[in-house]
RNA sequence: ACAUCAUCCAGAAAGGUGGAGGGAACAGGCCCUGUGAAACCUUGGCAACCAUCUCGCUGAGAACGGUGCCAAUUCCUGCCCGUGGGAACGGGAGAGAUGAGGA
Numbered sequence: 001a002c003a004u005c006a007u008c009c010a011g012a013a014a015g016g017u018g019g020a021g022g023g024a025a026c027a028g029g030c031c032c033u034g035u036g037a038a039a040c041c042u043u044g045g046c047a048a049c050c051a052u053c054u055c056g057c058u059g060a061g062a063a064c065g066g067u068g069c070c071a072a073u074u075c076c077u078g079c080c081c082g083u084g085g086g087a088a089c090g091g092g093a094g095a096g097a098u099g100a101g102g103a
Base pairs, nucleotide, nucleotide: 002102004100005099006098007097008096013043014042015041016040017039021032022031023030026078027077028076029075044070045069046068049066050065052062053061054060055059074095079092080091081090082089083088
């Protein structure tokens, strides 16, 4: 890097280094950011996919381990379908993220 399956409107930040960007990519929008972006480090936390443990076991709970995550729905839209006078709304696809096992 590839295909499969599951989930994605909940939840969770302080400090240090750093010094201008960041919100995946492209486009449009809207945001965050010198009251300090990205990145790295430390500590803390959230969650419960895997492992583990418990129980009254189609499930529930715990949270020491492996991942993941800690602005905004995956920030929103882009393609298709439906509703609507419109604004907009609902559903799906695609793309992406994370996990699990696989080749």
The RNA shown here (SAM riboswitch aptamer (S box leader)) has 103 nucleotides and comes from an Actinomycetes bacterium. Taxonomically the source falls in Actinomycetes (Bacteria, Bacillati, Actinomycetota). It was read from a public genome assembly, where an Rfam model found it. It matches the Rfam family "SAM riboswitch aptamer (S box leader)". The family has 457 seed sequences and 9,625 matches in Rfam 15.1. The coordinates come from a structure-prediction model, not an experiment, and the mean pLDDT is 88.